[in-house]
RNA sequence: UUCCGAAAAGGUAAACUCCGGGUAACCGGAGGGCACAAAGCCACAGGAUCCUUACUAAAAUAAUUAAGGAUAGCCGGGCUGCCGAAG
Numbered sequence: 001u002u003c004c005g006a007a008a009a010g011g012u013a014a015a016c017u018c019c020g021g022g023u024a025a026c027c028g029g030a031g032g033g034c035a036c037a038a039a040g041c042c043a044c045a046g047g048a049u050c051c052u053u054a055c056u057a058a059a060a061u062a063a064u065u066a067a068g069g070a071u072a073g074c075c076g077g078g079c080u081g082c083c084g085a086a087g
Base pairs, nucleotide, nucleotide: 001086002085003084011036012035016031017030018029019028020027021026034073040079041078042077044076046075047074048071049070050069051068052067053066054065
C1' cells in the first nucleotide's frame, strides 16, 4: 500500500422476556443468541419500508400531497478500521 479473506484471538447481538423512554414507528438497560468481516460511524435535495400530524374526500378505511420522525441488522453511497494475508 492492497484485500476483508482461510484460521485463531477478540468484538457485535435478531427473535423472545423483564425494566425504563416515546402518541407511534422505534430507542436505552439487563438477560438471551438468530446471525454478522465492517451488524463500526454518517439519514445523504439517493432509493425503499414504517410511524405521526395536517390537507383533500360524500360516512369510514385506504390512497394522494405536504411537514416532521424511525430503520445504518433493507439496498446503494460516504468516512474510518482490529486481527490476519499478500506486496
A computed fold for an 87-nucleotide RNA from a Nitrospirota bacterium, annotated as c-di-GMP-I-GGC riboswitch aptamer. Taxonomically the source falls in Nitrospirota (Bacteria, Pseudomonadati).